RNA sequence: GGGGGCGUGGUGUAGUGGUUUAACAUAAUGGCCUGUCAAGCCAUAGAUCGCGGGUUCGAGUCCCGUCGCUCCCG
Numbered sequence: 001g002g003g004g005g006c007g008u009g010g011u012g013u014a015g016u017g018g019u020u021u022a023a024c025a026u027a028a029u030g031g032c033c034u035g036u037c038a039a040g041c042c043a044u045a046g047a048u049c050g051c052g053g054g055u056u057c058g059a060g061u062c063c064c065g066u067c068g069c070u071c072c073c074g
Stems, first nucleotide, its partner, number of pairs: 001073007010026004018057001028044005050066005
């Protein structure tokens, strides 16, 4: 330099054009339970999807650019 994959709550993932509030696990906070802690149960908050633009009635999802990580080729 060329090409592929990935980037979504604190962490790990799902979601491959449409139902109203982006889902699940775990972590966090509060409560219940307990002599206490843990476990268990209930509730709450937290991501507008790496960033910018485009297509579309509608984009996390498709296209373009760009940044980062990773793999392959030279």
Transfer RNA from a Chloroflexota bacterium, 74 nucleotides, folded computationally. The sequence is in RNAcentral, with records from ENA. Model confidence (mean pLDDT): 80 of 100. Taxonomically the source falls in Chloroflexota (Bacteria, Bacillati).